RNA sequence: AGGGUAGGUCGGGCAACCGCGGAGAGCCAUGAAGGCUCUCUGAGGAAAGUCCGAGCUCCACAGAGCAGGGUACUGGGUAACACCCAGUGGGGGUAACCCCAGGAAAGUGCCACAGAAAACAGACCGCCCCGUAAGGGGUAAGGGUGAAAAGGUGAGGUAAGAGCUCACCGGACGUCGGGUGACCGACGUGCCUGGCAAACCCUACCCGGAGCAAGGCUAAAUAGGAAGGGAUGAGGUGGCUCGCUGACCUUCGGGUUAGCCGCUUGAGGGGUGGGGUAACCCACCCCCAGACAGAUGGUUGCCGCUCCCUGAUACGGGGAGUACAGAACUCGGCUUAUAGACCUGCCCUCCUC
RNA sequence: UGCCGGGUCAUCUAAUGGUAGGAUAGUGGACUCUGAAUCCACUCAUCUUGGUUCGAAUCCAAGCCCGGCAG
Numbered sequence: 001a002g003g004g005u006a007g008g009u010c011g012g013g014c015a016a017c018c019g020c021g022g023a024g025a026g027c028c029a030u031g032a033a034g035g036c037u038c039u040c041u042g043a044g045g046a047a048a049g050u051c052c053g054a055g056c057u058c059c060a061c062a063g064a065g066c067a068g069g070g071u072a073c074u075g076g077g078u079a080a081c082a083c084c085c086a087g088u089g090g091g092g093g094u095a096a097c098c099c100c101a102g103g104a105a106a107g108u109g110c111c112a113c114a115g116a117a118a119a120c121a122g123a124c125c126g127c128c129c130c131g132u133a134a135g136g137g138g139u140a141a142g143g144g145u146g147a148a149a150a151g152g153u154g155a156g157g158u159a160a161g162a163g164c165u166c167a168c169c170g171g172a173c174g175u176c177g178g179g180u181g182a183c184c185g186a187c188g189u190g191c192c193u194g195g196c197a198a199a200c201c202c203u204a205c206c207c208g209g210a211g212c213a214a215g216g217c218u219a220a221a222u223a224g225g226a227a228g229g230g231a232u233g234a235g236g237u238g239g240c241u242c243g244c245u246g247a248c249c250u251u252c253g254g255g256u257u258a259g260c261c262g263c264u265u266g267a268g269g270g271g272u273g274g275g276g277u278a279a280c281c282c283a284c285c286c287c288c289a290g291a292c293a294g295a296u297g298g299u300u301g302c303c304g305c306u307c308c309c310u311g312a313u314a315c316g317g318g319g320a321g322u323a324c325a326g327a328a329c330u331c332g333g334c335u336u337a338u339a340g341a342c343c344u345g346c347c348c349u350c351c352u353c
Numbered sequence: 354u355g356c357c358g359g360g361u362c363a364u365c366u367a368a369u370g371g372u373a374g375g376a377u378a379g380u381g382g383a384c385u386c387u388g389a390a391u392c393c394a395c396u397c398a399u400c401u402u403g404g405u406u407c408g409a410a411u412c413c414a415a416g417c418c419c420g421g422c423a424g
Stems, first nucleotide, its partner, number of pairs: 001349010012303007020042009044324001048335002051333005056211004063242004068207005073087005088101005102202002107200002109196003124143002126139005151169006170191001172189007215261004225252005235245003268287008304322008354423007363377004371407001379395005400416005
């Protein structure tokens, strides 16, 4: 210098004017609704998708069984998680680094076509022996099929062959040692039994249901309407059975469709210090949108950033662009979208000293 | 705002994880004096992107689109 890899930060700034939501104060007006002025404050890294996990609320402060669902190497973090951190094993990459993860020796099932055979092995071609031949016996090294063919390579051995024997590799079992553990290492024995569990299933752990349009309180409205059902238990507990609860429920037809609470101080964000390899934890200080058809916008000027044109550079002039998007009960994650700019660690190749 | 359901030719629908089939429509041909009907042939699809598997419309994940319910 070029290429790559992992992670992080920002994602326009200032001012003026006109507007909008919220809070507070003051003034005016009033039967009531209200009006005006001033001050403060007002989107994001994803506010998004609603994919996970919780808080909160109601139904037994959520109970039993069955069914169903979820997660899945190990240890830790956390309120919790399918998230995060650190490690283990396998795979990919020259490397930095990235991806994957219970059990196939409990049982069931599937493995199309091709192929002799697709799983209690088997024998099409071949090889060897006997036999004139037909045929019989041995074998699984070689060929062929397939995504996948019953340990691999080499040597010995044999009629030909074969873990039949041996060496190395791989795998299984046992013993010992190390590690909290996943697992690793050494030694010994021998080689008998493919793949799929994002197929059923098994094992371990977790899960009651609904969701702020949850739920609660006022006010208004009304014919307390009609039909059907209901203490011989309606309805609720949104899978079923029990258990619990206990007076209204369903349909049709009407009326009202206003206000308040929930509501924003929360497992919250930022900074500093300390502990921990890290995720994270602890202490102190500072900060804080709340609408209900839904605010956070528009115009102008100056300065940034990127690109283009122009003049011979410094520099000046002109033009264009400046993403994704946007709170609605609140958090922790994941995922997806994102113009452009910046920073850091590491790896590979080349050049120079 | 929250919660559910679903995406296969132009349309309606099939497909135990193993060559995506049928009907209508479209195009061409045959038959006919011509048209229709009929017959034959052809064209056209798994919403998108990844993953699991030897193999995916089907199983898993993320995204896109459409529809429904709830005061």
Two RNAs folded together computationally: RNase P RNA and transfer RNA, 424 nucleotides in total. Rfam match: Bacterial RNase P class A. The family's RNA type in Rfam is ribozyme.